[in-house]
Context: one part of a larger RNA
RNA sequence: CUGGGCGUAAAGCGCGCGUAGGCGGACUGGUCAGUCAGGGGUGAAAUCCCGGGGCUUAACCUCGGAACUGCCUUUGAUACUACUAGUCUCGAGCCCGGAAGAGGUGAGUGGAAUUCCUAGUGUAGAGGUGAAAUUCGUAGAUAUUAGGAAGAACACCGGUGGCGAAGGCGGCUCACUGGUCCGGUACUGACGCUGAGGCGCGAAAGCGUGGGGAGCAAACAGGAUUAGAUACCCUGGUAGUCCACGCCGUAAACGAUGGAUGCUAGCCGUUGGGCAGCAUGCUGUUCAGUGGCGCAGCUAACGCAUUAAGCAUCCCGCCUGGGGAGUACGGCCGCAAGGUUAAAACUC
Numbered sequence: 001c002u003g004g005g006c007g008u009a010a011a012g013c014g015c016g017c018g019u020a021g022g023c024g025g026a027c028u029g030g031u032c033a034g035u036c037a038g039g040g041g042u043g044a045a046a047u048c049c050c051g052g053g054g055c056u057u058a059a060c061c062u063c064g065g066a067a068c069u070g071c072c073u074u075u076g077a078u079a080c081u082a083c084u085a086g087u088c089u090c091g092a093g094c095c096c097g098g099a100a101g102a103g104g105u106g107a108g109u110g111g112a113a114u115u116c117c118u119a120g121u122g123u124a125g126a127g128g129u130g131a132a133a134u135u136c137g138u139a140g141a142u143a144u145u146a147g148g149a150a151g152a153a154c155a156c157c158g159g160u161g162g163c164g165a166a167g168g169c170g171g172c173u174c175a176c177u178g179g180u181c182c183g184g185u186a187c188u189g190a191c192g193c194u195g196a197g198g199c200g201c202g203a204a205a206g207c208g209u210g211g212g213g214a215g216c217a218a219a220c221a222g223g224a225u226u227a228g229a230u231a232c233c234c235u236g237g238u239a240g241u242c243c244a245c246g247c248c249g250u251a252a253a254c255g256a257u258g259g260a261u262g263c264u265a266g267c268c269g270u271u272g273g274g275c276a277g278c279a280u281g282c283u284g285u286u287c288a289g290u291g292g293c294g295c296a297g298c299u300a301a302c303g304c305a306u307u308a309a310g311c312a313u314c315c316c317g318c319c320u321g322g323g324g325a326g327u328a329c330g331g332c333c334g335c336a337a338g339g340u341u342a343a344a345a346c347u348c
Stems, first nucleotide, its partner, number of pairs: 004319003007302002012316001014201004021194003025088007033081002035077008049065006091191001092188002095184005103177007110154001114150008125136002162169002206247006215241002220236004258315006266293013297304002321348003330341004
């Protein structure tokens, strides 16, 4: 090198855009580089292999043959690949007409609740727990009524519903804006797929500067519990949670399942379109999504099963016993926390 794998045993980069590269639809002609066939040259000897011979045998020596799977050159073949010239439309894109959506960014705005403040009513408790206590309250609490302030989150609708590449996205309105689906078939004519490096996005926590701070709440304090209780329970409570800008770049970033294309029984829901039929709100059918079950097939089993883990092709990433260790050292990145790349000794 060939050969084996990656849902759960080790193994799919968190996700996208895209450079190089790899791979790539149908038809016709040309070239003959790859490819295939024949010839020639070369491929030193020894070694290896086959047959024979010589030392008593063997090792060893020796003769002949084969081989030296390669390179160069020449004559041909032209299916495939390649290159080149041209044509095509089913891949891809564009155009026209419709459709749904918590997709994104910014601005504005609404009601419920919570806490606080002011005022009224009102009086001795309230709160909390398994039971209590810390705590609040005669300086008038809790409860209740009215008014005001603030911040954060959006009940019902709400749905194995929708949208997004992933992270993720949920009151309402407006502005700007990305993608998708269906129908039509006028246009371009392979313009495609993947993607080492690279670039960008990326929950929560955390960091920097400046705001904001209602509720909640690491740390912390107190009360309980307990043998102890640096906890679980309770009363408080600061960072933080929120906003703007800039970092960080990690997650059980999960479908633990990379992307693309084609093919391979069905049945039952549901979302968005189209078409047909009529009985006008149903039925049938088709495309795109999203679920449940299930055949063939696959799988160690569990299970997967047209949304494949089936049958195939292309490209990328990754795995190679457990521990040491996702650690040390070095590099790169970061303000730091740390991230990323990534061993060995030793040991079982």
Predicted 3D model of a 348-nucleotide part of an RNA (small-subunit ribosomal RNA, central domain) from an uncultured organism. RNAcentral holds the full RNA, with entries from ENA, Greengenes and SILVA. Its mean pLDDT, the model's own confidence on a scale to 100, is 90.